This is a predicted structure of a 695-nucleotide part of an RNA (large-subunit ribosomal RNA, domain II) from an uncultured bacterium. Model confidence (mean pLDDT): 82 of 100. It was read from a public genome assembly.

Context: one part of a larger RNA
RNA sequence: GCCAACGAGUUGAUGCAUGCUGCAAGGCUAAGGGCUUGAAUGCCCGGAGCCGUAGGGAAACCGAGUGUGAAUAGCGCGAAUCAGUAGUAUGCAUCAGACCCGAAGCCAGGUGAGCUUGCCGCGAGCAGGAUGAACUUUGUCGAAAGACUGAGGGAGGUCCGAACGCUAGAGACGUGCAAUACUCUGCGAUGACUUGCGGUAUGGAGUGAUAAGCUCAUCGAACCUGGUAAUAGCUGGUUCUCUCCGAAAUAGCUUUUGGGCUAGCGUAGUGUGUUCCCUGUAGGGGUAGAGCACUGGAAGAUCUCGACAGGUCGAAAGAUCGCGAGACCUAUCAAACUCCGAAUACUACAGGCUAAAAACACUGCAGUUAGACCGUGGGGGCUAAGCUCCACAGGUCAAAAGGGAAACAGCCCGGAUCUCAAUUUAAGGUCCCUAAAUAUAUACUAAGUGCACUGGAGGUGGUGGAUUUUCUUUGACGGUGAGGAUGUUGGCUUAGAAGCAGCCAUCAUUUAAAGAAAGCGUAACAGCUCACUCACUUAGAGAAUCUGCGCCGCAGAUGAUCGGGGCUCAAGUAUAUUACCGAAACUGAGGGCUUUAUGUUUCUUCGGAAAUGUAAAGCGGUAGGAGAGUAUUCUUAUUGCAUUGAAGGUAAAGGGGUGACCCAUACUGGAGCGAUAAGAAGUAAGAAUGUUGGC
Repeated sequence: GCCAACGAGUUGAUGCAUGCUGCAAGGCUAAGGGCUUGAAUGCCCGGAGCCGUAGGGAAACCGAGUGUGAAUAGCGCGAAUCAGUAGUAUGCAUCAGACCCGAAGCCAGGUGAGCUUGCCGCGAGCAGGAUGAACUUUGUCGAAAGACUGAGGGAGGUCCGAACGCUAGAGACGUGCAAUACUCUGCGAUGACUUGCGGUAUGGAGUGAUAAGCUCAUCGAACCUGGUAAUAGCUGGUUCUCUCCGAAAUAGCUUUUGGGCUAGCGUAGUGUGUUCCCUGUAGGGGUAGAGCACUGGAAGAUCUCGACAGGUCGAAAGAUCGCGAGACCUAUCAAACUCCGAAUACUACAGGCUAAAAACACUGCAGUUAGACCGUGGGGGCUAAGCUCCACAGGUCAAAAGGGAAACAGCCCGGAUCUCAAUUUAAGGUCCCUAAAUAUAUACUAAGUGCACUGGAGGUGGUGGAUUUUCUUUGACGGUGAGGAUGUUGGCUUAGAAGCAGCCAUCAUUUAAAGAAAGCGUAACAGCUCACUCACUUAGAGAAUCUGCGCCGCAGAUGAUCGGGGCUCAAGUAUAUUACCGAAACUGAGGGCUUUAUGUUUCUUCGGAAAUGUAAAGCGGUAGGAGAGUAUUCUUAUUGCAUUGAAGGUAAAGGGGUGACCCAUACUGGAGCGAUAAGAAGUAAGAAUGUUGGC
C1' cells in the first nucleotide's frame, strides 16, 4: 500500500412540540398488594397524589371578576370567545461518558539504587624507565656560626609510558556489528586513582566537585495500578436511496474576536387573506453637480489708509522699493463653505396584474457569525497591491454544471427533471489545427506593427486625410553658367589681426548685384562658400494647424513564440453590410415527479383518504429543514420452498423498479431458508497518521 472483518447520535429520567390511540369535563394511577404460569407474562386491587374544569392579588382574601385606590372612576390581568388527560412514536432540550477516537496533565496507594549518584564494610590492582626533597654521613675550610663537596637515602594530587580508567579531534557507521558500538590520533596512569562483593539513602523525595545531571534504554518531578470513558470552546472521522424547498459568512452583547447567546437570513405546520409587488400622484431633503451670497484658502490689476520693522538716493523736504490692512475688478478652491440644486432612494395615498407567487403573525427544527472577486460611490495607502476598511435589498462564486475568454472559483453568455434528433439563437467566432466567409465595399498600415492584455515622458522630412495661408508664365522653388567689386589691410589692439581672436564704428563709391561680412580656412595673408544679382531651364513651390496608422525611446536571468501553424495576394487595423457556425439557453417529439385548481370512481370513523383524467406552473444545489422508501438481524401471527439440492459463492450480458434494491438463469456448494402483516434494533462503511488478520 491493497483486501477482508470490526468501527461512531445510544439508553434512562424529566420537559416542550407534532402525529396517532383510549377515555373525556374529566383523565391517569404511584409505591405497595393479591391471583395465575415451569418461566416470560397476563389479570385484578390500590385515588395517596398529579394535570384539567376560574381567575386576580405579595398575602389575608374575594371571585366572573379581582388588584390598585377614598372611589361605583380610570388602568392592569382575567371571563364572555372554553378540551383535557394518559399512553405511544418522532423531533429537540436538560442531567448523566451522551455521536466516536485523541492529550499534555492532576491526585491516591504501591514497586524500584541488579543501571546510575553519594556513603559504609570487607578485599583487589597499578610492566618498565626518569627525576632525586627531607634526613644521615665522608672530606676540605673555619675560633665558631656555618659554607662547599662526595656518599647514602628515596619524597612527590612529580615526569615518560603498558595494563587499567577516560573520551578531546577526525574518519567510518547512520533500515548500523551496536537504541551510542568501531578505527586512528589523544588524556590520566601512587591517586580527589581504579575496581570486585555486600550493605545503605527515593518520588516534591533521594543523591549530586551543579549538567536541573542521575534514580533499570523513562526525569524541570520515575514506574505500576486506580480515580477514569479526567477534560478538550481544538483536529480528524461519522456507513442506504429518491422527492420538495434551500441559507449564512451581518448587527448587538460577551476575559469576547477560529467559541457562544439574541436578532437577521432557511425550512415545516397553523392562521390572516393581497397586507407583498408594479405603475401613477404627492411630499420632505441638501448628496452629485454647480456657485462664491456667508465661513475660510489662494492668484493678478487698480485705488485708499497706516507714529509701516526695513533697504536705496538726498543736506533736508521728500522720492522710490517694500510691509500691513481695507475697498473694488478679473479668474478660482473647499468632507467638517452654501445664494442654489438633481437623478436615485425613502414615506404616504390611489390604481393595477399575477394564482401558485409574495407578505405578515404564532409554533417546531435548524444551519450561519473566517467570506472571495467584479462593477459603482468613498476612507486608509503612494487615486501602490491578487492591499485594507465601509456602502449598494448591485452581480457572480461560495452552493452552478454548460458555451466563450488557449489553459483560468469570482469576467462575458446562460441557470442542467430525463431521453431523442438537430431547427433557432446568445456571448464569441467563420485560412488550417477547429464547427462556420480564403465574404462583400471603401480606406489605412510595411513596422510581422498587428493577429490576447500591457508600455511613458520625449523625439520623428515614415506615410495617409482635413483645413488655413504665402510665392508663382511680369517665370516661383530647385538646378546649371557667371558675378559677388572699390576706398580698404576701416580705426584700435596686437609679434601678427588683411571681412571672419577681441573692442569701436558699420560709412561711402561703382553697380544688374555684392554685408567694413553668415560659415569653413591661414601664424598672418591666401583660398572655398553664403547673402545679393544676371542669364538659361521650366510649372508648380513653400509655411502652419488638427488628425489616422506607423518608427525610435524598449535591457534579464534553462529555448523561443500571436494557443500553434502561419498571415501583408491579411488570416492586421477602421467603417459599413449580408450569410453561416455556435450552449445542457429557446423551440419540437415522448416520458417521469411535485404543487395548485378541477372532474370521475372506490373506500369512509363523514373529517377525509386512495386511484385515475384534464389544465397551469415548477423540478441546479453546500450547511440545513420537510417527506416517502430500500436493505440487514431477531420476535410474533399467517403461509410457503428444500438432497428431484437450502444458505453462501462465481457470472457483464435476461426481466422489474426513478433509485436504494428485487426476481429469474447456469455452474459451484451440501443443509437449512423464505414471503406477507406487524413489532424490536449491537441496522447499511471508503476515508478517522482508525483496530485486528492476510498478502